[in-house]
Context: one part of a larger RNA
RNA sequence: CCCGCAGCUAGACGGAAAGACCCCGUGAACCUUUACUGUAGGCUGAUAUUGGGCUGUGCUAUGUAGUGUGUAGGAUAGGUGGGAGGCUUUGAACUCCGGUCGCCAGAUCGGAGGGAGCCAUUGGUGAAAUACCACCCUCUUCAUGGUUUAGUUCUAACUUCGAUUCCCGUGAAACCGGGCGAAGGACAGUGUCAGUUGGGCAGUUUGACUGGGGCGGUCUCCUCCUAAAGAGUAACGGAGGAGUCCAAUAGGCGCACUCAGCCUGGUUGGCAAUCAGGCAUCGAGCAUAAAGGUAGAAGUGCGCUAGACUGCGAGACUUAUCAGUCGAGCAGGUGUGAAAGCAGGGCUUAGUGAUCCGGUGGUUCCGUAUGGAAGGGCCAUCGCUCAACAGAUAAAAGGUACUCCGGGGAUAACAGGCUUAUCGCUCCCGAGCGUCCAUAGCGGCGGAGCGGUUUGGCACCUCGAUGUCGGCUCAUCACAUCCUGGGGGUGAAGAAGCUCCCAAGGGUUUGGCUGUUCGCCAAUGAAAGUGGUACGUGAGCUGGGUUCAGACCGUCGAGAGACAGGUCGGUCCCUAUCUACUGUGGG
Numbered sequence: 001c002c003c004g005c006a007g008c009u010a011g012a013c014g015g016a017a018a019g020a021c022c023c024c025g026u027g028a029a030c031c032u033u034u035a036c037u038g039u040a041g042g043c044u045g046a047u048a049u050u051g052g053g054c055u056g057u058g059c060u061a062u063g064u065a066g067u068g069u070g071u072a073g074g075a076u077a078g079g080u081g082g083g084a085g086g087c088u089u090u091g092a093a094c095u096c097c098g099g100u101c102g103c104c105a106g107a108u109c110g111g112a113g114g115g116a117g118c119c120a121u122u123g124g125u126g127a128a129a130u131a132c133c134a135c136c137c138u139c140u141u142c143a144u145g146g147u148u149u150a151g152u153u154c155u156a157a158c159u160u161c162g163a164u165u166c167c168c169g170u171g172a173a174a175c176c177g178g179g180c181g182a183a184g185g186a187c188a189g190u191g192u193c194a195g196u197u198g199g200g201c202a203g204u205u206u207g208a209c210u211g212g213g214g215c216g217g218u219c220u221c222c223u224c225c226u227a228a229a230g231a232g233u234a235a236c237g238g239a240g241g242a243g244u245c246c247a248a249u250a251g252g253c254g255c256a257c258u259c260a261g262c263c264u265g266g267u268u269g270g271c272a273a274u275c276a277g278g279c280a281u282c283g284a285g286c287a288u289a290a291a292g293g294u295a296g297a298a299g300u301g302c303g304c305u306a307g308a309c310u311g312c313g314a315g316a317c318u319u320a321u322c323a324g325u326c327g328a329g330c331a332g333g334u335g336u337g338a339a340a341g342c343a344g345g346g347c348u349u350a351g352u353g354a355u356c357c358g359g360u361g362g363u364u365c366c367g368u369a370u371g372g373a374a375g376g377g378c379c380a381u382c383g384c385u386c387a388a389c390a391g392a393u394a395a396a397a398g399g400u401a402c403u404c405c406g407g408g409g410a411u412a413a414c415a416g417g418c419u420u421a422u423c424g425c426u427c428c429c430g431a432g433c434g435u436c437c438a439u440a441g442c443g444g445c446g447g448a449g450c451g452g453u454u455u456g457g458c459a460c461c462u463c464g465a466u467g468u469c470g471g472c473u474c475a476u477c478a479c480a481u482c483c484u485g486g487g488g489g490u491g492a493a494g495a496a497g498c499u500c501c502c503a504a505g506g507g508u509u510u511g512g513c514u515g516u517u518c519g520c521c522a523a524u525g526a527a528a529g530u531g532g533u534a535c536g537u538g539a540g541c542u543g544g545g546u547u548c549a550g551a552c553c554g555u556c557g558a559g560a561g562a563c564a565g566g567u568c569g570g571u572c573c574c575u576a577u578c579u580a581c582u583g584u585g586g587g
Base pairs, nucleotide, nucleotide: 001587002586003585004584005583006582007581010579011578012577014574015573022408023407024406025405027404028403029400030399031398032397035204036203037202038201039200041197042196043195044194045193046192047191048190049189051154052153053152054151055150056149058147059146060145061144062143063142065140066139068137078136079135080134081133082132085119086118087117094113095112096111097110098109099108100107101106158184159183160182161181162180166179167178168177169176207219208218209217216236220242221241222240223239224238225237243389244287245346246345251305252304253303254302255301256300257299259283261279262278263277264276265275285294286293288351290349291348292347309332310331311330312329315326316325317324321390334343335342336341357383358382359381360380361379362378363377365376366375415462416460417458418457419456421455423451424450425449426448427447428446432442433441469544470542471541472540474536475533476532477531478530479529482507483506484505485502486501487500488499489498490497509523510522511521512520513519550568551567552566553565554563555562556561
């Protein structure tokens, strides 16, 4: 050096299973509910099957009988018209009894007695007699007809029953049909329609951005910075605003004026009110945020006013599209101004919403043989925190640890990588402490580094899998050294210390509690070091913890369920091909 044999399991990001965690999909499935929309079923009503009486009740028509009080007035005067008489032995006045009404004064009706009168025209009243007749009004009684509704009743529809127990259908039957009988009865049941209820069941929805996702925040428009002197330009970058307001103190035209602030003077009056003089290029004001603009006005007053017009529009800016913006000029008619002119809202830039669907007004349009109409078109206008603001539907929330599928290292949890804010260590400076004395020992405020053991940041390999805490076993390395060794300084008398330098050869314990690493405690010891090694080591072991399915508690939730909350339970596979290593043999 080559080839074996027997071992071991550190590596081949070893094998196995298109990761079950996480995210994504306008994926799925189950489950929940006060998500949405339906629906079986329930309840209620109407109607058909469905008929007859009686009683009550409301309405209406006709008839009958009554009823009617402001004040004045003999008094309870409904209205209008006629009217000079009317009622009465077919029994008046009056008395007694009873009923009805009542604004308690009376009105009216019936019965008994009684035996000849009673009332009006006249006076007061807006209106004259229920003296008498006719037509009406208000409210009421009664009768009849129609109708509504409630109760009750009947039997003939309809229903049920007749195995201790009826009859028949050529026939065994507890089946079917009929008869007969009984019970119920226009109810029930059934059909149709409507209302209501309805996670019992069904179909679905439950946004996106995002230094992983969730929670939070945001989503459209305007102004400034970022923005790199044309325009444009991102971020969960830094600051603010809008979802209006004004019919004349805010639009149009004409004419005129100049502000803020300061100084001086002046009654109350002061730093500051109103007044006078002066200085004052703009610091004021301009409905409102900011920016730009603006005194030769866009600011401030006054006069007149409706151009905050109709029909257009050369040409431009902007722009993926859709939109958005500016605009001279022409025609019509108007305001203002002496006129030239100016005026198609506001100093400018926010104050907003496509399409569909529907409403309203207008219209010389279409209008199903024709004339109309219905309906539609066209013009004008209205209805959207469609605010997730280029708006999926008119209409929509959750759970899944019982889960599933497709994908992703485009994206999280472990480990690695980069970084090193944080962390650990070293050094510089030297304010001060140290009785005195910065530096024996400390060292404010600052500064320069090193390390890559913490917590993080980033998301670069790995999601067709890189097994995760702790323990056991076996280790190996660094040195920023715990012990043992050598030295310097000392605020080192000795001893014991403190501090610094060199040094990694060897060593660095056993128990109690806890899943613990850690920590506390106990006992030793010279010491009981700090770290790296995929927080060394699960194809070496364990499986106590974490992190599936079961279950309990607390809390949260309406619920399904959830909880870096607790608790009991819970399958750890691999016969070694190569490399590495150990032992051994042959050439």
Predicted 3D model of a 587-nucleotide part of an RNA (large-subunit ribosomal RNA, domain V) from a Lacipirellulaceae bacterium.